RNA sequence: CCGUGCUAGACGGGGAGGUAGCGGUGCCCUGUACCUGCAAGCCGCUAUAGCAGGGUCGAAUCCCUUCCCGAGGCUCGGUUUCGGUGGGGUCUGCCCCACGUAAGUGGUGUUGACGACUGGGUCCUGCGCAAUGAAAACGUGUGAACCCCGUCAGGCCCGGAAGGGAGCAGCGGUAAGCGCGACCUUUCAUGUGCCGCAGGGGUGCCGAGUCCGAGCUAACUGCGUGGGUAACGCCCAUCGGGACGGGUCGACGGAAGGUGCACGG
Numbered sequence: 001c002c003g004u005g006c007u008a009g010a011c012g013g014g015g016a017g018g019u020a021g022c023g024g025u026g027c028c029c030u031g032u033a034c035c036u037g038c039a040a041g042c043c044g045c046u047a048u049a050g051c052a053g054g055g056u057c058g059a060a061u062c063c064c065u066u067c068c069c070g071a072g073g074c075u076c077g078g079u080u081u082c083g084g085u086g087g088g089g090u091c092u093g094c095c096c097c098a099c100g101u102a103a104g105u106g107g108u109g110u111u112g113a114c115g116a117c118u119g120g121g122u123c124c125u126g127c128g129c130a131a132u133g134a135a136a137a138c139g140u141g142u143g144a145a146c147c148c149c150g151u152c153a154g155g156c157c158c159g160g161a162a163g164g165g166a167g168c169a170g171c172g173g174u175a176a177g178c179g180c181g182a183c184c185u186u187u188c189a190u191g192u193g194c195c196g197c198a199g200g201g202g203u204g205c206c207g208a209g210u211c212c213g214a215g216c217u218a219a220c221u222g223c224g225u226g227g228g229u230a231a232c233g234c235c236c237a238u239c240g241g242g243a244c245g246g247g248u249c250g251a252c253g254g255a256a257g258g259u260g261c262a263c264g265g
Stems, first nucleotide, its partner, number of pairs: 001265006009057003012030004020046005034054005063258006072249005078244011093232001095228007103221003106217003115211004120206003123200006129193002131190006138181005148173004156165003
């Protein structure tokens, strides 16, 4: 140096969780790297840490150690961001309300603001007037088979006759009633009135006269004080997602190094 046969060892690994601790089953990440049985309020072990049985490779591309890279997981009341839920009007903006102010805008003012004084209206009561409505009177029309009047044909009654009587219909008039009228008159009534007189009242509004001499108003914006409101901003709590940073574990991969035995040639 080569060949043959063995042994150590390997035949996935990792994370979280669970556990006194270790490993497994289960979940997750990488990845393709034996088989059978056991197993989550579990199965098997004891720092030598799966147990039991079977199989393949086997001293190096495969085993072991160190370093580098780094998928991924977990964690930090760390920093920041997004979203959900609950709460806060005793913090706080927006918004609303009340009061005040008068910087701006507007309105008004020497054709006299504001203010003061005087006496009024609107308002209430009483009386009156007018109007309106109704009724009465009045005028007119109609209007009584009989129980209204006048005249009473016919007929009836009395009479010898002359004449007389009662009296229906008709005609005329009238009463009660009904209709029409509207100048004047009377009575009653009232959610009528550019009406009159007297008294009362005085919150508000309107208007007049005299005096004074330049502001007045608070509609809008602004400012101040107070109150309210949880939709939004803001604050507190909690849950979830992302980014950054710290910590921790860390697969795959890469680099370097290390590591047996026996026989034969």

Predicted 3D model of a 265-nucleotide RNA (Bacterial large signal recognition particle RNA) from a Clostridia bacterium. The coordinates come from a structure-prediction model, not an experiment, and the mean pLDDT is 76. Rfam family: Bacterial large signal recognition particle RNA. Rfam classes the family as a non-coding RNA gene. About the family: The signal recognition particle (SRP) is a universally conserved ribonucleoprotein involved in the co-translational targeting of proteins to membranes.